Description:
The prediction has a mean pLDDT of 81. A computed fold for a 73-nucleotide RNA from a Verrucomicrobiales bacterium, annotated as transfer RNA. It matches the Rfam family "tRNA". It is annotated as a transfer RNA. The sequence was found in a public genome assembly.
RNA sequence: GGCAGCGUAGCUCAGCUGGUAGAGCAGAGGACUCAUAAGCCUUUGGUCGGGGGUUCAAAUCCCUCCGCUGCUA
Numbered sequence: 001g002g003c004a005g006c007g008u009a010g011c012u013c014a015g016c017u018g019g020u021a022g023a024g025c026a027g028a029g030g031a032c033u034c035a036u037a038a039g040c041c042u043u044u045g046g047u048c049g050g051g052g053g054u055u056c057a058a059a060u061c062c063c064u065c066c067g068c069u070g071c072u073a
Base pairs, nucleotide, nucleotide: 001072002071003070004069005068006067007066010025011024012023013022019056027043028042029041030040049065050064051063052062053061
């Protein structure tokens, strides 16, 4: 240099065919307990890597840029 994949919550990831952004863990509160842990109930937290385009509507489709990983020369 060429090709491919990935980028979504603090972390690990889902979200396939465009239609209100989710799970687990972590965090906060509650209840339980003599107390703690585990388990239980509730709950906070996101410019979906940046910009542009298409569309009534984009995490999702298209273009471009950035970062990471792999293959290859």